[in-house]
């Protein structure tokens, strides 16, 4: 410099060829128990990495950038 893949909640990771953004961990509250763990039952947490085009509708398609890995030179 050039191909390639990856970015989604604190963390690890989904979302079935566009149609309501989620799990499990962790975090907080509660029951439970003398306390606690551990179970249980709930709550908070997200400009889908950053713009822009397509479309009634974009995490998902197209397109410029950043970051991070790999691979070629």
């Nucleotide at each position: 410099a050039g191909g390639c893949g990856u970015g989604u909640a604190g963390c690890u990771c989904a979302a079935u060829u566009g149609g309501c953004a989620g799990a499990g961990c962790g975090a907080c509250u509660g029951a439970c128990u003398c306390c606690a763990a551990a179970u249980c039952a709930g709550u908070a947490g997200g400009u889908u990495g950053c713009g822009g085009g397509u479309u009634c509708a974009a995490u998902u398609c197209c397109u410029g950038c950043c970051a991070c890995g790999c691979c070629u030179g």